[in-house]
Molecule: transfer RNA
Organism: Bacilli bacterium
RNA sequence: GCGCCCGUAGCUCAGUGGAUUAGAGUAUUGCCCUCCGAAGGCAAGGGUCGUCGGUUCAACUCCGACCGGGCGCA
Numbered sequence: 001g002c003g004c005c006c007g008u009a010g011c012u013c014a015g016u017g018g019a020u021u022a023g024a025g026u027a028u029u030g031c032c033c034u035c036c037g038a039a040g041g042c043a044a045g046g047g048u049c050g051u052c053g054g055u056u057c058a059a060c061u062c063c064g065a066c067c068g069g070g071c072g073c074a
Base pairs, nucleotide, nucleotide: 001073002072003071004070005069006068007067010026011025012024013023028044029043030042031041032040050066051065052064053063054062
């Protein structure tokens, strides 16, 4: 330098056939339970879906450039 894959909550990840309120587990906080704690149950907060631009009535999803990470080739 070229090709491919990945980037979504603090962490690990789903969703990517364009429209459904952006989700799960874990963590955190509160409550219940308990003699106390752990475990368990319930609830809550937490996201500019890597950045910018484009297509579209409508984009996490399609297109382009860039940024970061991984793999392969040279």